[in-house]
Molecule: transfer RNA
Organism: Candidatus Woesearchaeota archaeon
RNA sequence: GCCUCCGUAGCAUAGUGGCUAUUGCGGCUGCUUCGUAAGCAGCAGGUCGGGAGUUCAAAUCUCCCCGGAGGCU
Numbered sequence: 001g002c003c004u005c006c007g008u009a010g011c012a013u014a015g016u017g018g019c020u021a022u023u024g025c026g027g028c029u030g031c032u033u034c035g036u037a038a039g040c041a042g043c044a045g046g047u048c049g050g051g052a053g054u055u056c057a058a059a060u061c062u063c064c065c066c067g068g069a070g071g072c073u
Base pairs, nucleotide, nucleotide: 001072002071003070004069005068006067007066010025011024012023018056027043028042029041030040031039049065050064051063052062053061
């Protein structure tokens, strides 16, 4: 330099054009306990890597850029 794939909450992950963006772990609050852990109930946390475009409508499609992984030379 070229090719392919990936980027979604603190971490991991689903969602492949239209629903309030999903779930687990973690965090916080409450219940339970003499106390802790476990268990149960609830809550918060996301400018979907950035920008532009297409579309009535974009996390999802297209282009550019940034970052990461793998391959070729």